Large-subunit ribosomal RNA, domain II from a Mycoplasmataceae bacterium, 691 nucleotides, folded computationally. Rfam family: Bacterial large subunit ribosomal RNA. Gene Ontology terms of the family: structural constituent of ribosome and ribosome. The RNAcentral record of the full RNA draws on ENA. Taxonomically the source falls in Mycoplasmataceae (Bacteria, Bacillati, Mollicutes, Mycoplasmatales).
Context: one part of a larger RNA
Formats: sequence, C1' cells, structure tokens
RNA sequence: GUCGGAGAGUUGUGUGGUGCAUGCAAGCUUAAGUCGUAGAGAUGGAGGCGUAGGGAAACCGAAUGUUAAUAGCGUGUUAAGUAUGUAUCAACAGACCCGAAACGGGGUGAUCUAGUCAUGGGCAGGUUGAAAGCUGAGUAAAAUCAGCUGGAGGACCGAACCCACUUUCGUUGAAAUGCCAGGGGAUGACCUGUGACUAGGGGAGAAAUUCCAAUCGAACUCCGUGAUGGCCGGUUCUCAUCGAUAUAGCUUUAAGGCUAGCGUCUUGUGUUUAUAUAUGAGGGUAGAGCUCUGAUUGACUGAUGGCGCCACCUCGGCGUACUGAAUUCUAUUAAACUACGAAUACCAUAUAACAUAGCAAGGCAGUCAGACAGUGGGGGAUAAGCUCCAUUGUCGUGAGGAAAAGAGUCCAGAUCAUUAACUAAGGUCCCUAAUUUAUGCUAAGUGGAAAAGGAAGUUAGAUUUCUUAAACACCAAGGAUGUUGGCUUAGAAGCAGCCAUCGUUUAAAGAGUGCGUAACAGCUCACUUGUCGAGAAAUUUUGCGCCGAAAAUUCAACGGGGCUCAAGCAUAAAACCGAAGUUAUGGGUUCAGUAAUAUUACGAUAUUAUUGAGCGGUAGAUGAGCGUUGUAUACUGGGAUGAAGGCAGAGUGUGAACACUGCUGGACUGUAUACAAGUGAGAAUUCCGAU
Repeated sequence: GUCGGAGAGUUGUGUGGUGCAUGCAAGCUUAAGUCGUAGAGAUGGAGGCGUAGGGAAACCGAAUGUUAAUAGCGUGUUAAGUAUGUAUCAACAGACCCGAAACGGGGUGAUCUAGUCAUGGGCAGGUUGAAAGCUGAGUAAAAUCAGCUGGAGGACCGAACCCACUUUCGUUGAAAUGCCAGGGGAUGACCUGUGACUAGGGGAGAAAUUCCAAUCGAACUCCGUGAUGGCCGGUUCUCAUCGAUAUAGCUUUAAGGCUAGCGUCUUGUGUUUAUAUAUGAGGGUAGAGCUCUGAUUGACUGAUGGCGCCACCUCGGCGUACUGAAUUCUAUUAAACUACGAAUACCAUAUAACAUAGCAAGGCAGUCAGACAGUGGGGGAUAAGCUCCAUUGUCGUGAGGAAAAGAGUCCAGAUCAUUAACUAAGGUCCCUAAUUUAUGCUAAGUGGAAAAGGAAGUUAGAUUUCUUAAACACCAAGGAUGUUGGCUUAGAAGCAGCCAUCGUUUAAAGAGUGCGUAACAGCUCACUUGUCGAGAAAUUUUGCGCCGAAAAUUCAACGGGGCUCAAGCAUAAAACCGAAGUUAUGGGUUCAGUAAUAUUACGAUAUUAUUGAGCGGUAGAUGAGCGUUGUAUACUGGGAUGAAGGCAGAGUGUGAACACUGCUGGACUGUAUACAAGUGAGAAUUCCGAU
C1' cells in the first nucleotide's frame, strides 16, 4: 500500500423555549414516601403552574402608581390553561470524536553517570640525574671547586591502561556514536574492582544548562484526567423542496463571539411587494464657470521701497532699462471654490398589465478570511494577479457552448429520456460540424505583440503654383563688368569676420548657393538662351502597409497544416454550422387552480383526472423514506423435502435497497404493525489484524 474488522451529536436533569400528539379543563398536576408487583397498579395534595393587576413598599384592586388633584400620564383590564409523551434547540454536565506543550499529588530510581566514603588492585622498557653524603683540592675558619656515591620529579621517550584533537569511511550503519589511519596522558589533581552515601520545588557539578539508567532549563511512573485548546484533522444510507454569507455595530476584539442583515419552516395578513409609465419634491455630483475663496499668464498705469543728482537746519525737489502693491483689461485653474447645473439614483402619489412577491409573530440556522471583471474614486509611481471604498456582474455554490488549453471574460442557467428541429456567443480551406457572391485595400506572411520618432511605400481626396507665348528633368552654351566693394587683416580677391549690398553691359548673371586656395586660381549654383515636347511642382487630409523591434535547449508572438484578386483587412448581401438555451414527443415530481369519488370530528383529509407554473446548487432549513440490531403481538409464518451466510444470473424500484432461480452451506430465521437504539465509513500522517 491493499483487504477485513473497529471508529465520531450520545446520555442524565423535579431545568427552560417552541412545534406536534393525548388527557382533563377555570382549573391542571402530584414529589418524596407507603402498600403492592416484579407486566403493572393503588395510595400520597406537601408543593408547582394558571385563574388580576399596579406599586420600592405599606396598601389598594379592574384598577393601580405618580400627585394637592376626581386632571394628565405610565403599567394593566378584552385572548385557556395544565400534566404527560415525543421532535428540535438551549442550559448544566467531558457533551460530536481524536490531538498538546504544560500544572498538581503520591511513589520508584546513583547496576549508566557526578561527587564522596570504606577496602583492594594496576602502571613493559628506556632516559635524565635534584637534595644529601663520602673522598680530594681549597680557606684562619667558612665559602667555593673536582670526582664518586645517591636516586628526587603533577620530569623526558614510549607499550599495557585511560582519553577523544584531525580526516576519510559509515549515515534504512556491523554499531541509537562505531571502524581504519594518525593524536594526548601514561608515579599521578593517575587509572580501576567491590561495597556504601547524596533524589527531583531535589541531588551532584575543576561550571558545559553538565550529569542523575539511550530521558534533563527541571528524571521516571501512576493518579487528578476524558486538564484546557477561540487551533489542525475527521464526522458513516437515500430521494425531494427552498437556499445563503464573506457586511454593519460592539467586543483585551481582529483565526473567536453577540445583536442586526441575508436563508429556511410554521401561522397570520391579503397586493400592502417588484417592474413600467405619468406626475411631484429635495439635492449640489458629472459638466460648466471664475461672482466669492485660493492658485495663475501677459499688458496699461506705476503706490511703496531701493539707487543717482540737487538741496540740507527742517520740510523736500528732479530722475530712474531697479522692485513691483492695487484697480482695469486679457489668458488659465481647484477634493476641502460656486452667481450655474444635469443624467442616474432616492422618496412620494396615481394608473397599468404580467408575475409572485411584501409585511407581522414565532421555531431552527449558517455566515463575519472572499476572488476577479466592467464603471466611479482614495493610497501607490493615473506600478502590481497591489491595496482600500462605492456600484453591477460572474465565480464562490454553476454544469453546457466559445476564448487551442484557463474559477472570476463572452453566450447560456443542466427535472429525466430521444441517432428529431431552430438558434446564441463564436465560426464555415484541411485537422473540425458549416460558404458563397460583389466592390475595394494590403505585398508587409502585415494579418499572427509595442511607443516617441523617421521615410519620394502605396490608395482615395483637397488647395495653390508653373505650363504649346513650351513648363519639369537631362543635355549644349553663357554665368560678365566698375571690382581685389569698403573695413579688418600677415593675407581677406563673391565664399574667416564686420558694414553696405549700388551702378554698367545684357537673353541672363547675387558685391554671390556650396566645394576649394596661405591668398589667388579652379569646380558649381542662382539666373538666361538653345534642344526636347506634355504635363510638372509644392502643401495638406485620409485608408492599409515599412523602419524603430536584442534573450537565453530548433522552429515557439496564427492551436497546427498551410494561406496572397486570401483561407488577411474594409464594406455589402444571402446561406449554413453551432449549447444540457428554445422547440417537438413521452415520462417523473413540487406548488396552485378546477372537477369527480371516498372518509369526515363538517374545519378538512386522501385518491383519481385535467390545466398552468416550476424542478443547477455549497453552508444551511424542511419533508418523505431505505437498511441494520433488539423487544412485543399476529401470521397457531418458513426451515434437514435444507435456515442464516456465501457465489452467480439480461428481474423490480427515482434511490437507499428488494425479490426470485440455481449452486454452496448445514441450523436457524422471515413478513406485518408498533416500540427501542452501542443503527449505515473512503478519507481522521485514525486503531487492530491479515498479506
């Protein structure tokens, strides 16, 4: 892992709410106990609820309290309860199940390890050679020196023994700490045997939060104990009807809760609801505007201040290419500006058709992490699959078709069946269901990613100018002279720079358009003639294209093949395909209406027929059932002529499930009605067993 089994809303309560059922009813009812029985039942009236309320109370009473009040006002007076059973929810209990780390109490541990005590044991071999002594030398005596003896040391080297510094290997190991190779201590604060002692709020510790039996920031074990867990995981049969939320307020609150909102069921009300139209009311958003409040462009005048000159005892005078107030004109601007001002929305009234809501009371919930998309905004960087509001939609809880593939996009809301039809979005060359026609555009595979910007790409226009008195382009020729204009300059001659930019000859020719020279020279242009012979030039609007365009494993930016008068783009037309949409035919079911039948407590209920509207669904509410185990009663059921269980089979039922037949099996078991539950497994890193 698989298979089989076990495995989670239970039980108790003299508790409370609500629904249903039953008894009695202005009443209802016993509790403990006693008698009796073990199937009951009888007794027991203490007590409880109800029948009257108001007031703090005295107290009064259909009233009462307040009050001076007979006023007013508050609460009452008008509706049947009660007991038991049952369903559901709540309260208190472990309270749906499993899960902590912890906390407390009583014990058990020093056979591991730490320290200590008692008593024993162990340390190959080699080296060094302290004190001291002896002999000699030496001294006045000492000191001192030499030799020999001697054998000290937390001395040296190095086995046993003890330790654990380094690397490899090992890392489901040979081993829950080891192996190989090296390493440290090795007469000492050494190592070690045996027997004792110290105990958890503690002991021990050459001190590391280290050790106290593979366990240590507080051992282990049993108990309190089913500790508590707002957190994680799990929670077992079926069908049917409806169907949410991710918001507000408060919260030592933010992963939780309470109340409201939104759901469901019951009862009541009976169009009050939603939609559309009409009418009416308020508004200060979008927009607009600049009167106000601020911001802000330019202009005229130019206060104040600065500066200069005159004057100077003071008062001052004049000027100013400085500053720039204020008025006026002009041009803008605002979430916290408004002399204006919508659309929507909201509210009210009336009407209409269609639909099925709305409201009230009560029972039971779930929800309080939302996501994306469109629109209006705040934050951010007019970043984010960002964040926070508002509003609508979808997902959430929604299948089907389209977008190659895709929770949130587009179309569309799946009751069931059918090898029928019509459509939506989107498509119609092939993959792949379905296409043709007409007129244009595009040449870039643009289509099939992108900006500022750039360009005689090309389409369709508009405006202006030139043009048979010859345009535009090429070609042939000219393009002169005063003059090297003046200045400047080393030079400046059309062409470094500054100033001026005239006159003459001409068909025409600038005191010069660009190269060029040191300066000249030289080339060229404007301008003119000839040649040629019909359009040319400029500006601008517009459709579709081009460049701009670099990414990491070939193509990889149409899903692919492939596509060019398209299978691309634009316009127009006519077809078709295409979904669980709609229609057709048949079936099921819910609700409502109608009719008939049956029953009836006369309220209604059930069945059948028919008409209409529905039937996606998570949390959740509600209804109806299936199956398992047991009990009671009936079948005076079934069973060795074969029970349960098992295996197999094209049966029945919407389903849970059930029946029948055959084989197996070898002794129990079914149906109906009612009752009671240890009542349904695929999930819990679930538990046990088998494999």